Record summary
The part of an RNA shown here (large-subunit ribosomal RNA, domain VI) has 252 nucleotides and comes from a Bacteroidales bacterium. Lineage of the source: Bacteria > Pseudomonadati > Bacteroidota > Bacteroidia > Bacteroidales. Its mean pLDDT, the model's own confidence on a scale to 100, is 87. The sequence was found in a public genome assembly.
[in-house]
Context: one part of a larger RNA
């Protein structure tokens, strides 16, 4: 911009794309077959590999604005206690998120038309012949079926509701996001829990400082403490103020 008024929402599916893999074991059955050795088709069940999609409850990583331990050195006058720098100084752990090595799920069944192939009926050619007319069976392959996209499908579809009684709806702007390069998308904007703060709590570290007590002291104890990022709730304290812009004229 189009989809012959303007919108919001829900959709149909022309047409595309993805997927389509496979082993072993048990049973049927030591049966059919075979002198024996050996050893099935068909059917039923179990369990794997690789691959794919999703997820983070478990396991395991990461987790440089979390907690602790600790070395050297500088600073806060000194002690104590903190703190800067040294690869995050080094080391031990670790929430959320993101992950795989972790977990869940998937390939199927089925229908139709077929290939090679196997047939029925059957002439040309009194026979024979699956083929010439006609009819059937038959693949991991084809078309559907499963999952995803999809009306610029210009063949521009459908349904519901709203607006044209001055205005349906959208945008700018702001607070943000398991959305994201930007944009877009989604949530919220005081008729408010959108983010921050605060409070509580899950969770992580592992028992702070000061003081008392015990010990000559190191240290122990009173102590499940203290501190804490992303999680979950609650709470208008802070910021989403006020407002502006676009947008029809009942539709060739």
């Nucleotide at each position: 911009c189009g989809u012959a008024g303007g919108a919001a929402g829900u959709u149909u599916g022309a047409g595309g794309g993805g997927g389509u893999c496979u082993g072993u074991c048990c049973u049927u059955a030591g049966u059919a077959c075979g002198a024996g050795a050996g050893g099935a088709c068909c059917g039923g069940g179990a369990u794997g590999g690789a691959c794919g999609c999703a997820c983070c409850g478990c396991u395991a990583g990461u987790g440089u604005a979390c907690c602790g331990g600790u070395u050297g050195u500088g600073g806060c006058g000194c002690c104590a206690g903190c703190u800067g720098c040294a690869c995050c100084g080094c080391c031990g752990g670790g929430u959320a998120g993101c992950u795989a090595u972790g977990u869940g799920c998937g390939g199927u069944u089925u229908a139709g038309a077929u290939a090679a192939g196997c047939g029925c009926u059957g002439a040309a050619a009194g026979c024979a012949u699956c083929u010439a007319a006609g009819c059937g069976c038959g693949a991991a392959g084809c078309u559907a079926g499963c999952c995803c996209c999809a009306a610029g499908a210009u063949g521009a579809g459908a349904c519901u509701u709203c607006c044209c009684u001055u205005g349906a709806g959208g945008g700018u702007c702001g607070u943000g996001g398991a959305a994201g390069a930007c944009u877009a998308c989604c949530a919220c904007g005081u008729u408010g829990a959108u983010a921050g703060g605060c409070u509580g709590u899950a969770g992580g570290u592992g028992u702070a400082a000061a003081g008392g007590c015990a010990g000559u002291a190191a240290u122990g104890u009173c102590a499940u403490a203290g501190c804490c990022g992303a999680g979950c709730a609650g709470u208008a304290c802070u910021a989403a103020u006020c407002a502006c812009c676009c947008g029809a004229a009942a539709g060739g």